c-di-GMP-I riboswitch aptamer from an Anaerolineae bacterium, 83 nucleotides, folded computationally. Its mean pLDDT, the model's own confidence on a scale to 100, is 88. Its Rfam family is "c-di-GMP-I riboswitch aptamer". About the family: GEMM was predicted in a large-scale screen for bacterial structured RNA regulatory elements.

[in-house]
RNA sequence: AUCCGAAAAAGGCAAACUCAGCGAAAGCUGAGGACGCAAAGCUAUGGGUCUACAGCAUUCGCUAGGAUCGCCAGGCCGCCGAA
Numbered sequence: 001a002u003c004c005g006a007a008a009a010a011g012g013c014a015a016a017c018u019c020a021g022c023g024a025a026a027g028c029u030g031a032g033g034a035c036g037c038a039a040a041g042c043u044a045u046g047g048g049u050c051u052a053c054a055g056c057a058u059u060c061g062c063u064a065g066g067a068u069c070g071c072c073a074g075g076c077c078g079c080c081g082a083a
Stems, first nucleotide, its partner, number of pairs: 004081002012037002017032006035070001041076003045073003048068003055062002
């Protein structure tokens, strides 16, 4: 340094829910709160999934320039050191 992840140490993040705000919605932000997480750090690069203001079609509807990284993978960065 790489792989790996413990009955180790220091820590870190924060689901659901509540309140306030933004948004057409999906959802996001802040505060509280902890289900959990060895990347639950960053990135929308590939797929998947969600929503449909506007647009199209107007019988049902179609559609991402929107969203989701705590859905899966990729890329970049990172604490510690038992087997």